Predicted 3D model of a 102-nucleotide RNA (Purine riboswitch aptamer) from Alkalibacillus salilacus.
């Protein structure tokens, strides 16, 4: 002094992995239609609507109501998808810090 490994920094380039939080959708809402239980019950299927929008539409608790019938209602809380944005992180070049090896 040269070359390759790794390391530490700053710049560039790409936005493609990956996570985080905010935003929007949708309300994990709603209708239909057969089937089931029945106060120790109140549940399963299929289908549609919903979303400039792919999938998803489930499940816990709580109180209420239903005097044995055929119908549930209210509230809490817990996601996943798609989209944007904003920020971590990982990737490539080049330069530069320490080391190692030749």
């Nucleotide at each position: 002094a040269u070359a390759u490994a790794a390391u530490u920094u700053a710049a560039c380039c790409g936005u493609u992995g990956c996570u985080u939080u905010c935003a929007u959708a949708u309300a994990g809402a709603c209708u239909u239609a057969c089937g089931a239980a029945u106060a120790u019950g109140g549940c399963g299927u299929a289908a549609g609507u919903g979303u400039u929008u792919c999938u998803a539409c489930c499940g816990a608790g709580u109180u209420g109501c239903c005097u044995u019938a055929a119908a549930c209602a209210a509230c809490u809380g817990g996601a996943c998808u798609a989209u944007g944005a904003a920020g971590g992180u990982g990737g490539g070049u080049u330069g530069u810090u320490c080391u190692g090896u030749a």

The sequence was found by an Rfam model in a public genome assembly. It matches the Rfam family "Purine riboswitch aptamer". About the family: Riboswitches are metabolite binding domains within certain messenger RNAs that serve as precision sensors for their corresponding targets. Allosteric rearrangement of mRNA structure is mediated by ligand binding, and this results in modulation of gene expression. A class of riboswitches that selectively recognises guanine and becomes saturated at concentrations as low as 5 nM. In Bacillus subtilis, this mRNA motif is located on at least five separate transcriptional units that together encode 17 genes that are mostly involved in purine transport and purine nucleotide biosynthesis. Taxonomically the source falls in Alkalibacillus (Bacteria, Bacillota, Bacilli, Caryophanales). The model forms 100% of the base pairs in the Rfam consensus.